RNA sequence: UUCUUAUCCAGAGAGGUGGAGGGAUAGGCCCUGUGAAACCCGGCAACCAAUACGAGAGUAUAUGGUGCCAAUUCCUACAGCGUAACAGCUGAAAGAUGAGAA
Numbered sequence: 001u002u003c004u005u006a007u008c009c010a011g012a013g014a015g016g017u018g019g020a021g022g023g024a025u026a027g028g029c030c031c032u033g034u035g036a037a038a039c040c041c042g043g044c045a046a047c048c049a050a051u052a053c054g055a056g057a058g059u060a061u062a063u064g065g066u067g068c069c070a071a072u073u074c075c076u077a078c079a080g081c082g083u084a085a086c087a088g089c090u091g092a093a094a095g096a097u098g099a100g101a102a
């Protein structure tokens, strides 16, 4: 990098360093000096492993491996339903993360 598969309407600091950007892309709409990104600490969750219990399904712990910590994956991007036109609804696509494979 590609493929397969599961999940994506819950959850997570009024801490330190740092200094201007950030929310994948595009269009919106937002966040940000009452301080962005990043790093550290802290936290959330429980996908994989581990351990305990269980006949099993599974449950618990949160020890190890990830992941995550504004807004539903912030919304929409394509198709269908729907509307006078909006709105609204559904399913994809794209993206993110885990696990497995090449």
Base pairs, nucleotide, nucleotide: 001102002101003100004099005098006097007096008095013041015040016039017038021031022030023029025077026076027075028074042069043068044067047065048064049063050061051060052059053058073094078091079090080089081088

Predicted 3D model of a 102-nucleotide RNA (SAM riboswitch aptamer (S box leader)) from Proteiniclasticum ruminis. Of the family's consensus pairs, 97% are formed in the model. The coordinates come from a structure-prediction model, not an experiment, and the mean pLDDT is 90. The organism belongs to Proteiniclasticum, within Bacteria. Its Rfam family is "SAM riboswitch aptamer (S box leader)". About the family: The SAM riboswitch is found upstream of a number of genes which code for proteins involved in methionine or cysteine biosynthesis in Gram-positive bacteria.